[in-house]
Model confidence (mean pLDDT): 84 of 100. This is a predicted structure of a 72-nucleotide RNA (transfer RNA) from a Minisyncoccota bacterium. The sequence was found in a public genome assembly.
RNA sequence: GGCUCCAUCGUCUAUUGGCUAGGACACCGCUCUCUCACAGCGGAAAGACGGGUUCGACUCCCGUUGGAGCCA
Numbered sequence: 001g002g003c004u005c006c007a008u009c010g011u012c013u014a015u016u017g018g019c020u021a022g023g024a025c026a027c028c029g030c031u032c033u034c035u036c037a038c039a040g041c042g043g044a045a046a047g048a049c050g051g052g053u054u055c056g057a058c059u060c061c062c063g064u065u066g067g068a069g070c071c072a
Base pairs, nucleotide, nucleotide: 001071002070003069004068005067006066007065010025011024012023013022018055027043028042029041030040031039048064049063050062051061052060
């Protein structure tokens, strides 16, 4: 230098154009308990960035950034 793949709550992940973005763990609150833990219920929390296509984009296209791999 060329090519391929990846980027979603704090972490791990689901989501193949209809999203009000789901789940687990963690966190917060309540219930339970003499207290803690466990358990149950509830809550907050996310699409790397900029454009394009589309009635509608996390999803498709282009570019940028970061990471991983292959070739030279």

Notes: Its Rfam family is "tRNA". From the family's description: Transfer RNA (tRNA) molecules are approximately 80 nucleotides in length.